[in-house]
Background:
The RNA shown here (small-subunit ribosomal RNA) has 1491 nucleotides and comes from an uncultured rumen bacterium. Model confidence (mean pLDDT): 83 of 100. The sequence is in RNAcentral, with records from ENA, Greengenes and SILVA. It matches the Rfam family "Bacterial small subunit ribosomal RNA".
RNA sequence: AGAGUUUGAUCAUGGCUCAGGAUGAACGCUGGCGGCGUGCCUAAUACAUGCAAGUCGAGCGAGAAGCCAAUUUGAAGCGUUUUCGGACAAUUCUGUUUGGUGGAAAGCGGCGGACGGGUGAGUAACGCGUAGGCAACCUGCCCUUAGCAGAGGGAUAGCCAUUGGAAACGAUGAUUAAAACCUCAUAAUGCCGGUUUUACACAUGUUGGACCGGCCAAAGAUUUAUCGGCUAAGGAUGGGCCUGCGUCUGAUUAACUAGUUGGUGAGGUAACGGCUCACCAAGGUGACGAUCAGUAGCCGACCUGAGAGGGUGAUCGGCCACAUUGGAACUGAGACACGGUCCAAACUUCUACGGAAGGCAGCAGUAAGGAAUCUUGCACAAUGGGGGAAACCCUGAUGCAGCAACGCCGCGUGAACGAUGAAGGCCUUCGGGUUGUAAACCUCUGUCUUUGGGGACGAUAAUGACGGUACCCAAGGAGGAAGCUCCGGCUAACUACGUGCCAGCAGCCGCGGUAAUACGUAGGGAGCGAGCGUUGUCCGGAAUUACUGGGUGUAAAGGGAGCGUAGGCGGGACUGCAAGUCAGGUGUGAAAUGUAGGGGCUCAACCCCUGCCCUGCACUUGAAACUGUGGUUCUUGAGUGAAGUAGAGGUAAGCGGAAUUCCUAGUGUAGCGGUGAAAUGCGUAGAUAUUAGGAGGAACAUCAGUGGCGAAGGCGGCUUACUGGGCUUUAACUGACGCUGAGGCUCGAAAGCGUGGGGAGCAAACAGGAUUAGAUACCCUGGUAGUCCACGCCGUAAACGAUGAUUACUAGGUGUGGGGGGACUGACCCCUUCCGUGCCGCAGCAAACGCAAUAAGUAAUCCACCUGGGGAGUACGGCCGCAAGGCUGAAACUCAAAGGAAUUGACGGGGGCCCGCACAAGCAGUGGAGUAUGUGGUUUAAUUCGAAACAACGCGAAGAACCUUACCAGGUCUUGACAUCGUACGCAUAGCAUAGAGAUAUGUGAAAUCCCUUCGGGGACGUAUAGACAGGUGGUGCAUGGUUGUCGUCAGCUCGUGUCGUGAGAUGUUGGGUUAAGUCCCGCAACGAGCGCAACCCUUACUGUUAGUUGCUACGCAAGAGCACUCUAGCAGGACUGCCGUUGACAAAACGGAGGAAGGUGGGGAUGACGUCAAAUCAUCAUGCCCCUUAUGACCUGGGCUACACACGUACUACAAUGGCUGUAAACAGAGGGAAGCAAAAUGGUGACAUGGAGCAAAACCCUAAAAGCAGUCUUAGUUCGGAUUGUAGGCUGCAACCCGCCUACAUGAAGUCGGAAUUGCUAGUAAUCGCAGAUCAGCAUGCUGCGGUGAAUACGUUCCCGGGCCUUGUACACACCGCCCGUCACGCCAUGGGAGUCGGUAACACCCGAAGCCUGUGUUCUAACCGCAAGGAGGAAGCAGUCGAAGGUGGGAUUGAUGACUGGGGUGAAGUCGUAACAAGGUAACCGUA
Repeated sequence: AGAGUUUGAUCAUGGCUCAGGAUGAACGCUGGCGGCGUGCCUAAUACAUGCAAGUCGAGCGAGAAGCCAAUUUGAAGCGUUUUCGGACAAUUCUGUUUGGUGGAAAGCGGCGGACGGGUGAGUAACGCGUAGGCAACCUGCCCUUAGCAGAGGGAUAGCCAUUGGAAACGAUGAUUAAAACCUCAUAAUGCCGGUUUUACACAUGUUGGACCGGCCAAAGAUUUAUCGGCUAAGGAUGGGCCUGCGUCUGAUUAACUAGUUGGUGAGGUAACGGCUCACCAAGGUGACGAUCAGUAGCCGACCUGAGAGGGUGAUCGGCCACAUUGGAACUGAGACACGGUCCAAACUUCUACGGAAGGCAGCAGUAAGGAAUCUUGCACAAUGGGGGAAACCCUGAUGCAGCAACGCCGCGUGAACGAUGAAGGCCUUCGGGUUGUAAACCUCUGUCUUUGGGGACGAUAAUGACGGUACCCAAGGAGGAAGCUCCGGCUAACUACGUGCCAGCAGCCGCGGUAAUACGUAGGGAGCGAGCGUUGUCCGGAAUUACUGGGUGUAAAGGGAGCGUAGGCGGGACUGCAAGUCAGGUGUGAAAUGUAGGGGCUCAACCCCUGCCCUGCACUUGAAACUGUGGUUCUUGAGUGAAGUAGAGGUAAGCGGAAUUCCUAGUGUAGCGGUGAAAUGCGUAGAUAUUAGGAGGAACAUCAGUGGCGAAGGCGGCUUACUGGGCUUUAACUGACGCUGAGGCUCGAAAGCGUGGGGAGCAAACAGGAUUAGAUACCCUGGUAGUCCACGCCGUAAACGAUGAUUACUAGGUGUGGGGGGACUGACCCCUUCCGUGCCGCAGCAAACGCAAUAAGUAAUCCACCUGGGGAGUACGGCCGCAAGGCUGAAACUCAAAGGAAUUGACGGGGGCCCGCACAAGCAGUGGAGUAUGUGGUUUAAUUCGAAACAACGCGAAGAACCUUACCAGGUCUUGACAUCGUACGCAUAGCAUAGAGAUAUGUGAAAUCCCUUCGGGGACGUAUAGACAGGUGGUGCAUGGUUGUCGUCAGCUCGUGUCGUGAGAUGUUGGGUUAAGUCCCGCAACGAGCGCAACCCUUACUGUUAGUUGCUACGCAAGAGCACUCUAGCAGGACUGCCGUUGACAAAACGGAGGAAGGUGGGGAUGACGUCAAAUCAUCAUGCCCCUUAUGACCUGGGCUACACACGUACUACAAUGGCUGUAAACAGAGGGAAGCAAAAUGGUGACAUGGAGCAAAACCCUAAAAGCAGUCUUAGUUCGGAUUGUAGGCUGCAACCCGCCUACAUGAAGUCGGAAUUGCUAGUAAUCGCAGAUCAGCAUGCUGCGGUGAAUACGUUCCCGGGCCUUGUACACACCGCCCGUCACGCCAUGGGAGUCGGUAACACCCGAAGCCUGUGUUCUAACCGCAAGGAGGAAGCAGUCGAAGGUGGGAUUGAUGACUGGGGUGAAGUCGUAACAAGGUAACCGUA
């Protein structure tokens, strides 16, 4: 950094897609280790269990267990004593009481539970960010400074007793302490009020001083070290409030707002403030987007990007908000409080049914949801927090560990050597190649791993969860450690097999229909690697929203036009200010992040240090060019005045003639009218035509012109009235007054609508007639709305120059309209100038076409509009309209294109030029008949197969009785009928006989075969046998080679260099002539060349020459001779527009002529350019792949290819007199063939033919008779035409003529009397006609291929049909018109609109009810401290009442979603139906608006 994809190709437009990076990710396959990070994105869903906020005994009372001592009850009891009853009794156990010690649990009190931790529901906001302000504020603990701590008092929890309750939790009574509470004293630099004054600032004000009056404080503890208390001032820290700027989407949300905006006063707060209240005023916000709706925590930052931007807001850090939902306050320095309180609601749990309890969005964990996210771990060792004087306690903050490839980083899975290039796999042209030094083998190493040993830093006293961890040492052994994706292009990497539009792939283009590098598998390869792919999302590429950095004539896009509001922009000169702008300075822009340098973990990731950055904001000092703003001034922009001037500019009224139609009258008679042709229609009741008169409406010929006017729409007879604008000249006046213009207002063709007129012509609808397959059309005859007028709507058009307005600048040339100036005798002409309107054209622009002073050029300003095609200018909503409808204007879904310009072709029921037996002019036919032959169809056991418009059909087939033969039936064979290779044998084989339809089988069986030899043998041939293989006219001509047809013997098809074009391409090859010809000439940005044309080749026509046997003969015949002639076959000559004339351009050439056998390529042939038709052929042959292998191969017999209601093609014979028949003669050819052959003479037969066998391997002999000719007869008839068919008898070939050959004779004697529509061939030795020969072949042509004989007619000409060539034009075609393509209908699927309604959500509003609670009031009840002798009071609490007030209820609307019978269109789908609308003049030019 680009690439793929619209086309046959091209350029541009334009969308879609890909390659990159990132991720809190998920899924699939796979998985060795370590370090550092990260880990519920969904249900702010519900939560079992444990823990997460306590601490202080140095504030206080009380004080359990335990221990000690004493006391005493009981029991046991060493021992002493004993009257044996017991007594004393150390000691042990147990209990009571007292004292001491001890300090648990609970309580009062203090501090802390407002931090830390979680989450992102709400919030579009001063919430956040940034910069400021508070002269309008608070601040516990901490620090500093100054000062103080005197005297009293009354309670209360706990505890105890009684008592309610299931419990939770209470109630009552008695008693008690304090640093708890209260009173008094003292008191200021504190607070309040007042007086006065200083300084400063100014919106209120602040600060300092002096004086007077009033008011307010405290607490002690103790281990004697200290700690704590109170007041005041200051600091620090933390907060509160206010403001500027910034902060998503929607206008299909345009108006919102009553405490609302402001004021006065009061209340309230730490503090300002409608924060609250009373009163007063009527304000406030909003297109610079209010309100409403939707979405959303904000930022530092993170991802991406060259940047500008775009996206994100996990982890870490700052701020905010929240703690089941909603409301509320209390306490406190701080909360309206996550692990506090009260109330309401929902849910869960307990319950004795009366009531209670709870809140993981703390850490773990559970369920649920979900594609998806961890352990109910260890420790307070470190860091930090709370309490405490401290020891210490608490701390799921935190430090660590666990789980997860979730991410980043690092390491490993071995290294070296090793060729017979092993085996195996795969491929193969079978030779080999590849896997591949890869493996094995040999020699090593030890990172990770394993075992054993040592063993930290983190703690600079002690204290280590991590942890026997990191790390170090030793030992052992290659052992334990590689996958994933891809391989058609983009995009690195290819083969085989399987599959056969199936299965499947696919990000886009697209692969797959029998040879798939695209599916699946394998081998190989490429990429990355403990990962690799896929999916989602974001940025990039995308300049595809364009600030940087796009466009609008035709690709999407200029508003139909004007006026004008806001806004934006704005002429010259001087001057002030300093808002923008520029420069310097200051503050801030937290840290982390980023970046540069350095350092620490072995490296890296990671971490640390230092610098820079943080592009911003604010303040301040300056500058003054530009913009802005204030002032003064100018005239060129703009306007006014004056003098002229052109015009279908507008409105109204009046007038005019021509024409159509109608009416009346006359003339007049049978038609008129209309069309491609007709008909409907009109007309004998008198039309059309014509004459005269009249009526009425509409439109204004000629002039008339890419002429004029107007903003556009638009405006056309003449006159008058009113009226708008332009242009020219002048330079008197104003002095920037200008340009553009969102909204707004006005105008706005046609059609249409309303009301009332009018209505001649024309004419939607409608009717009829035609056309047609149909014809709701085109054509015709009629005809109503409408068209016209007045008034009022509508507001759209392909309203177009598809080109917004304004200003300036930038070569020319040539027309035309209006005006001015100069010159001139002059209205002409000429020069010049301003305004308009056209054409051509340079630079420039443009994708090209084209534009080009009337820009689409160069610049400036403003407005409007565009962002793929379809859905759709549709739906919904809103506004407008009487309606029709208009304006605004989406989405779902769907496609990979849609579209522009130009190019080459092809095509056109487009044009021009030209050619051809293409038409025309002619001749003969075909199509009708019979027969032959081929084909289709049908039939059949089989009727083998192929060929299919021209270019299949007397074609393959130059010849099917068997064979051929491929088909069918039956009978047989299985290494085979045929080829090669191995082994064995020479038994065999030929012949003969038998059986059989035959193949074949059985029997018999002669001669002993041929070649080479180194004599061993080998080969040929044959038989048997095994397997490799043979074989296939089986498939695919759409896998192929080769061959062929066709356009077409048409004149075309290309290349090199150059030039033009961005390019495809063009030029050359077009043009003017000419030719059979791209043949030649001329011209020309072309110059040359190639394949074609022509020529060279063969043949024929003339001559010469040479040579002549089998040919010829001037020798009477033969022999012989000769070679003049005929002829034969070699060579040569001849024809070249060469000569003359005319035309032409002085050319090419054409026309005429001469000469010549031949004249303009003399006639004929061979010769077929680049290519087209997936044309034909796998059945000539060859061949890939597939298929069959006791058969799809091979052999045999018989049958079939020859069938026959029918249809078509090609021929033959005819229909007759240009003929038939008979006769005639020594009529006259050419070209061929001949040995398994041609066969003469002669003889026989009516004849086919037979007998015969001379001659001939051929200029010799034979086939071989040529026939049409000539003469006679027949006399127009189904015949003396015609010969089919059939019968009989024969002949020939052949193993064999039944199916199924040919010929002969006799007899029979069909159709047919010249052929409908249609159609073929031929232009001269041609058509027509006549016969002859040959190939194939045993036999079998009416076919085919050749040959000669006789021998015409016609061509004016190119309008038309067909085919072709060149040029040009249109095109939406390129598979190329057998193209493309539109709409309805039918069917399936998808999303969507409407819809009687139905069910939810949301936010407000109105009213009702009114919890807790603050506040207010209070006449009720109770009441320790203070006052009072007392009564009582002050104060307090409770109660009650009231305002406010959540949830709840009711109501009507709004908005949003889901759903709904039915219904509307839309999209898409395979070969459906009907037509043919569009693209060519698309067959009626198309299109826009309207009905």